[in-house]
């Protein structure tokens, strides 16, 4: 310098004006509830998206055990928990940094394997090879019988590989090496590993994101959860009332008019309101422990809370990008992604423009 790998960070900046949500303060009015005006503070995200997992919280359910159903699946750790994360093992990919993996069990049983191919799982003679018989145009070819899985061909996959012995040709039939299985030893907490030792000629190939088996885990519904207050209407109980209660005119007495209902209490509870509600597995800084995920300690800090649902416009200066223009100093115009809270938190997945930083790898060159 070029090409990559991995881990992070911001996601335009500052000021002013207007508007909207939330909180506090002050002034005025009001008995209070509150109304109104002014001021100050504050108001989206890394994904707030999706609602795919896991938890907190809430209500309901629940003797115990089993079946069924669902999820997960190398080992160890982290965590409130997880389908997440960290470290390691194994397999595959990459020259490498690194990446990918639902990565238990295929000698418990059942099932499946398109196309091609003779044959697809207690396999298989299509071509070929070999032997015998026979015919013939005779070192050849045809037919019949027997042997053969070494070679060819098909396929994703053909019943260990390769070399030799052996044989008519062949064959783990036998042998050496490699591979594989079982047992032991050594190392490791373990998965697992080992130019380690012994046994087994290899009998028993694949698919379990097919049924299934094994192990572990899992009760259901969700903030429209749940709790509190409570108009009106209806209900119940009690009291009063046509011997005039009660209402209106008018604050009281009288009077006049209307007049069959009126009043009190109670329980549930609709509209509506309040709560749950945002101080939390919080965030920042430092120290300590750990390879790490993470944990512990100390100090500091408060950062939206709407409920038909606010977070939006405009102006100025600057920043970045694009286009146009230029007297090369500038000027003008446009753009600044994806998207947007609704009980909270930990992850996964998806969308996303142009950047910034760090560590590492490979190649070439220079000193």
């Nucleotide at each position: 310098u070029g090409a990559g790998a991995c881990c992070u960070c911001a996601c335009g900046a500052u000021g002013g004006c207007c508007g909207c949500g939330g909180g506090c303060c002050u002034a005025u009015c009001g008995a209070a509830a509150g109304a109104c005006a002014g001021g100050c503070c504050u108001g989206a995200g890394g994904a707030a998206c999706u609602u795919c997992c896991g938890g907190g919280c809430u209500c309901c359910g629940c003797a115990g055990a089993g079946c069924a159903c669902g999820a997960u699946g190398g080992c160890g750790g982290a965590u409130a928990a997880c389908a997440u994360c960290c470290g390691c093992c194994c397999a595959g990919g990459g020259u490498g940094a690194c990446c990918u993996g639902a990565g238990a069990g295929a000698u418990a049983g059942c099932g499946c394997a398109a196309c091609a191919g003779a044959g697809a799982a207690c396999a298989g003679a299509c071509c070929g090879c070999c032997c015998g018989g026979u015919c013939u145009u005779a070192u050849g070819g045809g037919c019949c019988g027997a042997g053969u899985a070494a070679g060819g061909g098909u396929g994703a996959a053909a019943c260990g590989g390769c070399g030799g012995u052996g044989u008519a040709a062949g064959a783990g039939a036998c042998c050496a090496c490699c591979g594989g299985g079982c047992c032991c030893c050594u190392g490791g907490c373990a998965a697992c590993a080992g130019u380690g030792g012994g046994c087994c000629g290899c009998a028993u190939g694949g698919c379990a994101a097919g049924c299934c088996u094994c192990a572990u885990c899992g009760g259901g519904a969700g903030c429209a959860a749940g709790g509190c207050c409570a108009a009106g209407c209806a209900g119940a109980a009690g009291g009063c009332g046509u011997u005039a209660a009660g209402a209106g005119c008018u604050g009281c007495u009288c009077g006049c008019u209307c007049g069959a209902g009126c009043c009190u209490u109670c329980g549930g509870g609709u509209a509506g309101g309040c709560u749950g509600c945002u101080a939390g597995a919080g965030c920042c800084u430092g120290g300590c422990g750990g390879c790490g995920a993470c944990g512990c300690c100390a100090g500091g800090u408060c950062g939206a809370g709407a409920u038909g649902g606010a977070u939006g416009g405009c102006c100025a200066u600057c920043c970045g990008c694009g286009c146009g223009u230029u007297u090369c100093g500038g000027c003008g115009c446009g753009c600044g992604a994806c998207a947007g809270a609704a009980c909270c938190c930990g992850g996964g997945g998806u969308a996303u423009g142009a950047g910034a930083g760090g560590u590492c790898u490979c190649a070439a060159c220079c000193u």